[in-house]
Context: one part of a larger RNA
Molecule: small-subunit ribosomal RNA, 5' domain
Organism: uncultured bacterium
RNA sequence: GAUGAACGCUAGCGACAGGCUUAACACAUGCAAGUCGAGGGGCAGCACUUCGGGUGGCGACCGGCGCACGGGUGAGUAACACGUAUGCAACCUACCCAUAACACGGGGAUAACCUGCGGAAACGCGGACUAAUACCCGAUAACACAGGGACACCGCAUGGUGAUAUUUGUUAAAGAUUAAUCGGUUAUGGAUGGGCCUGCGGAGGAUUAGUUAGUUGGUAGGGUAACGGCCUACCAAGACCACGAUCCAUAGGGGAACUGAGAGGUUUAUCCCCCACACUGGUACUGAGACACGGACCAGACUCCUACGGGAGGCAGCAGUGAGGAAUAUUGGUCAAUGGGCGUAAGCCUGAACCAGCCAAGUCGCGUGAAGGAAGACGGUAUUAUGUAUUGUAAACUUCUUUUACGGGGGAAUAAAGUGCGGGACGCGUCCCGUUUUGUAUGUACCCCGUGAAUAAGCAUCGGCUAACUCCGUGCCAGCAGCCGCGGUAAUACGGAGGAUGCGAGCGUUAUCC
Repeated sequence: GAUGAACGCUAGCGACAGGCUUAACACAUGCAAGUCGAGGGGCAGCACUUCGGGUGGCGACCGGCGCACGGGUGAGUAACACGUAUGCAACCUACCCAUAACACGGGGAUAACCUGCGGAAACGCGGACUAAUACCCGAUAACACAGGGACACCGCAUGGUGAUAUUUGUUAAAGAUUAAUCGGUUAUGGAUGGGCCUGCGGAGGAUUAGUUAGUUGGUAGGGUAACGGCCUACCAAGACCACGAUCCAUAGGGGAACUGAGAGGUUUAUCCCCCACACUGGUACUGAGACACGGACCAGACUCCUACGGGAGGCAGCAGUGAGGAAUAUUGGUCAAUGGGCGUAAGCCUGAACCAGCCAAGUCGCGUGAAGGAAGACGGUAUUAUGUAUUGUAAACUUCUUUUACGGGGGAAUAAAGUGCGGGACGCGUCCCGUUUUGUAUGUACCCCGUGAAUAAGCAUCGGCUAACUCCGUGCCAGCAGCCGCGGUAAUACGGAGGAUGCGAGCGUUAUCC
């Protein structure tokens, strides 16, 4: 000098930023992921009704998209995890953009609803009916995929690219509506996001010296989006290592932050990027994408319910509780803005986000008054004691100001755009104009007026280092102390007082780093 700090004493205000460093301990309660009726059958509830699910609309159900984002944590990991720089002639990419082409014909189910049954519950079983942008079959196909043949060009080894009158086989689709559109299928290219390989870089221990059997390589096959012992069979006997293998202990990595003249050292809280994890361990399913925090299954520990037969759960999301601890906040408001999901849209959802609340825990700013005022007052302290010094222009007193406070009044920006309505332009799906409406924070910030010095100062130190000295008490006691060291009868070092010094809404102590 610094800190995500804690403790002691003290405390007026605001702005900005920050707030479980410990038990990846256990969690009551609420909320944190839905949306679409312009896919479908329908109509439980609400409203209207011409009594017709007819209309507005819509719970549950089938279906689509999303739930792989956003948010949390740092347990594991010494590793291509991260950083940086390459490569993929070994790869994928929903939604989005561009281009080209297409969408023909048929079929069988199933949930909901109805009904029967079982169960304490969670939930389950059966019968009958029905729809779709759900599912299936056929057609049509290609620059797509698979196989065979032939040509040209190129490279970086495997090889790649192109044109094909080449040839054989395979593979697709879905409709809706307010008639404006929105969707569907195939292919190519782009964009975005990812996957994989490799060089180099960043920690400790030799009181760890040998390690390894899918181990190292090959052949064949399987698997994957893709290369690969990734997996399997067979064959060979290799592979790593004092330039530190293996083992052990420690640790998320980086941008950055602190310090320092720098080199360096230390840290990596907040913010950003990447990784890993989601009660513990394992597994796959669905899907463009997961081996999936608020999905599934199995095993385990724990907690809860039970009619004892059986079930339910996972805050390292936001609040909050207990525990641990020196120690860390509200079971708040709003979707107004920014962003995300769904939707043609209106809109709905959003503990992301934006705000508010608590905390001197930090940084910065402001204030606690200003000018004059000597009888150098009273009181205190010291003294050489009728006196002097000091507290001290300090107070009183006079004049002034009103930041702040209190009272009263006014009062934002953040809203850009979008929506609704009306009008217009052209390149016809984009833009422009007018008008209307939308603000959580908020009657907040801020401004004006009034009142009145009014509402507001402490903490540590004073032997040297180190700015600041005297008296009294104590008498190696009581005590102090960062180091040197003070204290045994005049202690500037202990305790009190007066005075002084430093910093100041803070000041000291402790801890840690340079």